[in-house]
Context: one part of a larger RNA
RNA sequence: UUGGGUGUAAAGGGUGUGUAGGUGGCAAGUUAAGUCGAAUGUGAAAGCCCAUGGCUCAACCAUGGAAUUGCAUUCGAAACUGGCUUGCUUGAGCGACUGAGAGGUAAAUGGAAUUCCCGGUGUAACAGUGAAAUGUGUAGAUAUCGGGAGGAACACCAGUGGCGAAGGCGAUUUACUGGCAGUCUGCUGACACUGAAACACGAGAGCUAGGGGAGCAAACAGGAUUAGAUACCCUGGUAGUCCUAGCCGUAAACGAUGUACACUAGGUGUCGGGCCCUCUGGGUUCGGUGCCGCAGUUAACACACUAAGUGUACCACCUGGGGAGUACGGUCGCAAGACUGAAACUC
Numbered sequence: 001u002u003g004g005g006u007g008u009a010a011a012g013g014g015u016g017u018g019u020a021g022g023u024g025g026c027a028a029g030u031u032a033a034g035u036c037g038a039a040u041g042u043g044a045a046a047g048c049c050c051a052u053g054g055c056u057c058a059a060c061c062a063u064g065g066a067a068u069u070g071c072a073u074u075c076g077a078a079a080c081u082g083g084c085u086u087g088c089u090u091g092a093g094c095g096a097c098u099g100a101g102a103g104g105u106a107a108a109u110g111g112a113a114u115u116c117c118c119g120g121u122g123u124a125a126c127a128g129u130g131a132a133a134u135g136u137g138u139a140g141a142u143a144u145c146g147g148g149a150g151g152a153a154c155a156c157c158a159g160u161g162g163c164g165a166a167g168g169c170g171a172u173u174u175a176c177u178g179g180c181a182g183u184c185u186g187c188u189g190a191c192a193c194u195g196a197a198a199c200a201c202g203a204g205a206g207c208u209a210g211g212g213g214a215g216c217a218a219a220c221a222g223g224a225u226u227a228g229a230u231a232c233c234c235u236g237g238u239a240g241u242c243c244u245a246g247c248c249g250u251a252a253a254c255g256a257u258g259u260a261c262a263c264u265a266g267g268u269g270u271c272g273g274g275c276c277c278u279c280u281g282g283g284u285u286c287g288g289u290g291c292c293g294c295a296g297u298u299a300a301c302a303c304a305c306u307a308a309g310u311g312u313a314c315c316a317c318c319u320g321g322g323g324a325g326u327a328c329g330g331u332c333g334c335a336a337g338a339c340u341g342a343a344a345c346u347c
Base pairs, nucleotide, nucleotide: 003319004318005317006316007301008300012315014201015200016199017198021194022193023192025088026087027086028085029084030083031082033081034080035077036076037075038074039073040072041071042070049065050064051063052062053061054060091191092188093187094186095184096183097182098181099180103177104176105175106174107173108172109171110154115149116148117147118146119145120144121143125136126135162169163168206247207246208245209244210243211242215241216240220236221235222234223233258314259313260312261311262310263309266292267291268290269289270288271287272286273285274284275283276282277281296303297302320347321346322345329340330339331338332337
């Protein structure tokens, strides 16, 4: 490479937008590039294969044929693919009218709680643990009442509920704004799918600069435990966690399951629409989200209209374990490091 694969054995890119490329709905006409047929030329000889013959046979040799699956030219075919022309509406998009939502950005506001400060009441403990101690407290703590400051997070509602491409998103209000679903089938008329590269987004931690700092808390200090205890437990506590601007670009970034389309029993919940009915509800239909389960698939577990079933298109990735996601080189980064990514050797 061919092939076979990628939920858990090696293997789906963290996610999207999208260029090149690959692929592409229904009908008619035309063309003849692909495709198919025929003819001609060529495809050296030798060899291989077949037949016949010559050395007493054979090896060997000679003659003839076949083959040489290819290429070129010419003449045809027109189903399929492609090109061109014309049309269609079911794919796709647009429009109108409804609808749900923690989708995003910014600003303002609110209450509960923790901590601290001030004042009142009040007195000897509080805190903490398996048990203790370090710690706090007669310079009046803990508790309780009133007032104030400040930061962070938003109980109940809350739900295998919702929204988002993923990361993710949860107090309230306002402003701006993205997407989605349903109904009408009104408009365009294949405008589509995928997508190397590229670009954008991307939890947490970390980095730069400036703010902020209540609680929590790497590092660190002390107290315990222990043979030891650079831990688990306790008392403290700094970066950080928060905001603004910029970087980083990684995660068990997981459904460990790429995207799109079509087809293939049912049952039962739930969320958002439409329609109908005998309306606390029921039926039906479209879109989401769960559970159970048939056919089928699977090594098994399990999956099973939200497929891991049956097919089509395109991309990504895998090819024994270790060495190693290392070395070297390159690109990016302030750095940390990220991306790309071997070999010797060894089993």
Molecule: small-subunit ribosomal RNA, central domain
Organism: uncultured Planctomycetota bacterium